[in-house]
Order: sequence, then C1' cells, then structure tokens
RNA sequence: CUCUUAUCAAGAGCGGUGGAGGGAAUAGGCCCUUUGAAGCCCGGCAACCAUCAACGUGAGACUGCUCACUUGAAAGGUGCUAAAUCCUACAGGUCAAUCAUGAUCUGGAAGAUAAGAG
Repeated sequence: CUCUUAUCAAGAGCGGUGGAGGGAAUAGGCCCUUUGAAGCCCGGCAACCAUCAACGUGAGACUGCUCACUUGAAAGGUGCUAAAUCCUACAGGUCAAUCAUGAUCUGGAAGAUAAGAG
C1' cells in the first nucleotide's frame, strides 16, 4: 500500500509544556481557537486483540481437555480523549414547497480504529 471482517449518536482534564493555527483530503457550509490551536508529557475513557475468572449453551474430544458464544476483572499490544466520522456531496423513498430548494429516512462512496491475510 491492497484485500477481508467488525465497529463508528455513548465515554474521557478547570493539569504541564508549547505559541498559531485546527476540525483526513477536494468543494460548500458550520464551528473551535491568544479566556491559548496543533504537537509533546501526564491524567483520563473505552474494551478490538492478548491475559485471567465464572455460569450456562453448543461442537469436538472422551474424564475433565479444547474451541465458539455470554458475563466480569485488569490494563500487556493498540486506539481514543469539542460538535454523529461536525454536516453535505452519489443513488433512491417520503413530506413541504414551486423553479430555487428545504426537512427526513435508507443505501452507497470516502475516511477512522481494531483484528487477520497478501
């Protein structure tokens, strides 16, 4: 980098440092920010993988073993820590309205994260 699967409306600081940008990219909007952005450190959140424990169910094995599911603990590998992935963009449905669109729902695309494969 590509592919597959799962999740993406919940949660998380009134700390230190830093010193001007930030919200993935393009476009449009809307926001955050010197009452201090990004980044870094610390703290925190969560539970994808790994670990441990428990009850039950199912499968395998056949005497207490393995695997899957469920629940819980903890925080080892990651991740996250304004706003739904901030919203829209493509296709379709419904409603309002009438030439310009608005609202809403579903799907898709793109993206993020984890696990696995190449």
A computed fold for a 118-nucleotide RNA from Virgibacillus oceani, annotated as SAM riboswitch aptamer (S box leader).
The organism belongs to Virgibacillus, within Bacteria.
Of the family's consensus pairs, 97% are formed in the model.
The sequence was found by an Rfam model in a public genome assembly.